[in-house]
Molecule: transfer RNA
Organism: Patescibacteria group bacterium
RNA sequence: GGCUUGAUAGCCAAGUGGUAAGGCAGAAGUUUGCAAAACUUCCAUCGUGGGUUCGAUUCCCUCUCAAGCCU
Numbered sequence: 001g002g003c004u005u006g007a008u009a010g011c012c013a014a015g016u017g018g019u020a021a022g023g024c025a026g027a028a029g030u031u032u033g034c035a036a037a038a039c040u041u042c043c044a045u046c047g048u049g050g051g052u053u054c055g056a057u058u059c060c061c062u063c064u065c066a067a068g069c070c071u
Stems, first nucleotide, its partner, number of pairs: 001070007010024003018054001026042005047063001049061003
C1' cells in the first nucleotide's frame, strides 16, 4: 500500500428496512427483625459524518478505531 471482517447499555451479546431481545453488573421498590435469596420496575436515537427511502441498527459512500490476510 491492497483486501476482508467488526464497532449495539458499565461488560457479554441477539437483531438481513417498520423504531433494539436476553444475560451479568448497577439503581429504586416489594418482602424480611436485619441480611441473603426471590419478585417488579428503570438504564443504549446502535463508532463519526453524509446519501437512498414514507421509514435505516439493517442498504450505499467517507472518516475513526480494532482484528486478520496478502505484499